A computed fold for a 349-nucleotide part of an RNA from Candidatus Shapirobacteria bacterium S1_L17, annotated as small-subunit ribosomal RNA, central domain. Its Rfam family is "Bacterial small subunit ribosomal RNA".

[in-house]
Context: one part of a larger RNA
RNA sequence: UUGGGCGUAAAGAGUCUGUAGGUGGUUUUUUAAGUCUUGUUUCAAAGACUCCGGCUCAACCGGAGAAAGGGGCAGGAUACUGAAAGACUAGAGUUAUAUCGGAGUUACUGGAAUUGACUGUGUAGGGGUAAAAUCCGUGGAUACAGUCAAGAACACCAAGCGCGAAGGCGGGUAACUAGGUAUAUACUGACACUCAGAGACGAAAGCUAGGGUAGCAAAUCAGAUUAGAGACCUGAGUAGUCCUAGCUGUAAACGAUGUCCGUUAAUUCUUUCUCGAUUUAUCGGGGAGGGAUGUAAGCUAACGCGUUAAACGGACCGCCUGGGGAGUAUAGCCGCAAGGCCGAAACUC
Numbered sequence: 001u002u003g004g005g006c007g008u009a010a011a012g013a014g015u016c017u018g019u020a021g022g023u024g025g026u027u028u029u030u031u032a033a034g035u036c037u038u039g040u041u042u043c044a045a046a047g048a049c050u051c052c053g054g055c056u057c058a059a060c061c062g063g064a065g066a067a068a069g070g071g072g073c074a075g076g077a078u079a080c081u082g083a084a085a086g087a088c089u090a091g092a093g094u095u096a097u098a099u100c101g102g103a104g105u106u107a108c109u110g111g112a113a114u115u116g117a118c119u120g121u122g123u124a125g126g127g128g129u130a131a132a133a134u135c136c137g138u139g140g141a142u143a144c145a146g147u148c149a150a151g152a153a154c155a156c157c158a159a160g161c162g163c164g165a166a167g168g169c170g171g172g173u174a175a176c177u178a179g180g181u182a183u184a185u186a187c188u189g190a191c192a193c194u195c196a197g198a199g200a201c202g203a204a205a206g207c208u209a210g211g212g213u214a215g216c217a218a219a220u221c222a223g224a225u226u227a228g229a230g231a232c233c234u235g236a237g238u239a240g241u242c243c244u245a246g247c248u249g250u251a252a253a254c255g256a257u258g259u260c261c262g263u264u265a266a267u268u269c270u271u272u273c274u275c276g277a278u279u280u281a282u283c284g285g286g287g288a289g290g291g292a293u294g295u296a297a298g299c300u301a302a303c304g305c306g307u308u309a310a311a312c313g314g315a316c317c318g319c320c321u322g323g324g325g326a327g328u329a330u331a332g333c334c335g336c337a338a339g340g341c342c343g344a345a346a347c348u349c
Stems, first nucleotide, its partner, number of pairs: 004320003007303002012317001014201004021194003025088007033081002035077009049065006091191001092188003095184006103177007110154001114150008125136002162169002206247006215241002220236004258316006266293012298305002322349003332341003
């Protein structure tokens, strides 16, 4: 291994690209490596197995025999797998024409709000809370109106909606880039699937350098609360949040569900494409997505899942093996650091 699992019990890598490897559509011919088979040789003796015998039996001992299996050599078979040559189009891809989206990058730009500055009106409060106080205000605040400036985020539309591999993406316009889907069949002709290592991307926070800083706000200060309050509440407030160039590489990175392919009742909503009817917004058919119901079957320990499977099968990868010790120690690699990746044992229950 035969012979277990991974939604919630331990267990799917955050995601993708892709090398080696593994696996691989239909068909013809050749070959005969795997495979099957025949013969031969070998696998000493003892032991094991079967039969017979000797010690009164047994253990023990003696004799005879056989099979399965492994290795070598020679011959044969050719369905399947492999190898070589050729053909095909159902997988995959290219092309054309449409079309879709908050997919990405860059530049420009808009209004509301906020805060600040200035001007005007105006006068004693404002703000905040469960209640207060710290705080702001007669040096004229709050409120209202006007002008200007700045930075950040984009109300309504907006939806169990869309797009993206994931992270994620939402004011508008333009340019550039990538992608999906449908239809047509024109072309290529298995070019495919999955991927150890590797590479790329990767929220927030954090780090380096330079800018920027309206609001918010770790730290910090103050006021409350309280036995205390290093908190919750309040007033301030610096990093940070924003931009550019790098680094970091982690998340309950979740659908806690790896990717791809095939098969298996329904009903219903929705996005988008297309064909036909019709007649101008409906109906019917066919795709590609996104949901719901809840079973038909089936599965599940149950919850539940159920054509978007956790059903039935196939291919490949990753991972798990009692709790704690511990995602720790050590070594190595990576990082400026923070730390990350890989990852034990003693001991204990």